The part of an RNA shown here (small-subunit ribosomal RNA, 5' domain) has 475 nucleotides and comes from a Candidatus Kaiserbacteria bacterium. NCBI's taxonomy places the organism under Bacteria, Bacteria candidate phyla, Candidatus Kaiseribacteriota. The coordinates come from a structure-prediction model, not an experiment, and the mean pLDDT is 88. The sequence was found in a public genome assembly. Rfam family: Bacterial small subunit ribosomal RNA. Its family is annotated with ribosome and structural constituent of ribosome in the Gene Ontology.
Context: one part of a larger RNA
RNA sequence: GGGUGAACGCUGGCGGUAUGGAUAAGGCAUGCAAGUCAAGGGGGCCCGCAAGGGCAACCGGCAGACGAGGUAGUAACACGUAGGAACGUACCCAGAAGUCGGGCAUAGCUCAUCGAAAGGUGAGGUAAUUCCCGAUAGUCCCGCAAGGGUAAAGAUUUUUCGCUUCUGGAGCGGCCUGCGCAAUAUCAGCUAGUUGGUGAGGUAAUGGCUCACCAAGGCUACGACGUUUAGGGGAGCUGAGAGGCUGACCCCCACCGAUCGGACUGAGACACGGCCGAUACCUCUACGGAGGGCUGCAGCCGAGAAUAUUCGACAAUGGGCGAAAGCCUGAUCGAGCGAUACCGCGUGGUGGAUGAAGCGCUUCGGCGCGUAAACACCUUUUAUGAAGGAGGAAUUUUUGACGUUACUUCAUGAAUAAGGGGCUCCUAACUCUGUGCCAGCAGGAGCGGUAAUACAGAGGCCCCAAGCGUUACCC
Numbered sequence: 001g002g003g004u005g006a007a008c009g010c011u012g013g014c015g016g017u018a019u020g021g022a023u024a025a026g027g028c029a030u031g032c033a034a035g036u037c038a039a040g041g042g043g044g045c046c047c048g049c050a051a052g053g054g055c056a057a058c059c060g061g062c063a064g065a066c067g068a069g070g071u072a073g074u075a076a077c078a079c080g081u082a083g084g085a086a087c088g089u090a091c092c093c094a095g096a097a098g099u100c101g102g103g104c105a106u107a108g109c110u111c112a113u114c115g116a117a118a119g120g121u122g123a124g125g126u127a128a129u130u131c132c133c134g135a136u137a138g139u140c141c142c143g144c145a146a147g148g149g150u151a152a153a154g155a156u157u158u159u160u161c162g163c164u165u166c167u168g169g170a171g172c173g174g175c176c177u178g179c180g181c182a183a184u185a186u187c188a189g190c191u192a193g194u195u196g197g198u199g200a201g202g203u204a205a206u207g208g209c210u211c212a213c214c215a216a217g218g219c220u221a222c223g224a225c226g227u228u229u230a231g232g233g234g235a236g237c238u239g240a241g242a243g244g245c246u247g248a249c250c251c252c253c254a255c256c257g258a259u260c261g262g263a264c265u266g267a268g269a270c271a272c273g274g275c276c277g278a279u280a281c282c283u284c285u286a287c288g289g290a291g292g293g294c295u296g297c298a299g300c301c302g303a304g305a306a307u308a309u310u311c312g313a314c315a316a317u318g319g320g321c322g323a324a325a326g327c328c329u330g331a332u333c334g335a336g337c338g339a340u341a342c343c344g345c346g347u348g349g350u351g352g353a354u355g356a357a358g359c360g361c362u363u364c365g366g367c368g369c370g371u372a373a374a375c376a377c378c379u380u381u382u383a384u385g386a387a388g389g390a391g392g393a394a395u396u397u398u399u400g401a402c403g404u405u406a407c408u409u410c411a412u413g414a415a416u417a418a419g420g421g422g423c424u425c426c427u428a429a430c431u432c433u434g435u436g437c438c439a440g441c442a443g444g445a446g447c448g449g450u451a452a453u454a455c456a457g458a459g460g461c462c463c464c465a466a467g468c469g470u471u472a473c474c475c
Stems, first nucleotide, its partner, number of pairs: 001475004006471005013345006019338002026301003030298003035062003040059002044055004069256003079180006087173003092169008100134004109124006140149003154161002182228003189219003194216008231253004235246004258279005281292004309335001311334003317331001318329004348378004358369004383412006392402001419464005424445003430459005440447002
């Protein structure tokens, strides 16, 4: 000199764009953050004469594995990069073929009943795109072959949406490997599923992934093992570069969801707003027993130097469901708060000397603040008020949270708007008064003990400016 997710002190007019819980992965009141489909199904309630319409529980389907958040753990194939072979894939695209015949249940419902509640229990009976059986069978599977085996679901009501099987694609994902990847030797030896083989099990798939048997291996001073610290990268800051430091916001990847463990469902999870068990904590209770998980958006407490609204809208973009209309969406788009940062603008312009008053200095002559003010004329960025008024809408019609928007015009009137730090040297800027090694200053050198340009106040001056200084940290 530059930089920061900064904080603190003094000060503070406006706008735009960004950004804002870095500490306690501490605990959380309240609301909202994932639903949707009535064109899969039977029934219920309401409106209606009917046609038809509405509501939502239940079964069923798809979605809840995305999106959103956090960085605790992890020194590792976690990440980055370059490769590899033994795999999977719902929705989407292309192609080929098919969609036949039966059946058993069970929610809802009715009746009865237990419980404070949460929630159950028994009996009866019912539907489906729920479930089961059979048929059919090739480009599928097993097999050298012969042969054997495996499927389906309908709906709307007038042409579509589906369903089943197979092949290919796209994208996505699982697995393996080379290289790169913090500190420490005041950690020197580590290792029995350990290293390899054979066989089997398991998986979508390779593999000690698991198991049985066999062999005795494997790693290590090019740092194993241990310990400490830490999410990694794109990138950011600085620097002429090499390098050093960092990993906020945004993007990619990984991991986590009170803590620990487990599986279920599913194309996909060992699943933040799913399930089961345990633990700690909290809540309700009729004491028998139940319920909960903000590291989603707001918000509260706590700790802290310190970090925002319990806001609006689905108008746009995107996502889920749906044939569609549409519904949902704290994703997102916006608004609010904070000089937190960067950028831009303003706080007026021209004239104006007997150089007023006042204040400071003075060699008492005067000099400085100073064209500064007053005063005159002008302007209206900004401010305030009024009127007009887009684009963002994709679309011929309808559809805008923002929005009393941006922007434009008019009116009023200099009207609404300047501070902070410094002035011995480094280092731009000097005098007076007070104080008297006191009170104090200070980044370093150093000032202060009676004329202190270094303390305190004043006048003047210097540097920045809606900021200016200080502190902390990096180059």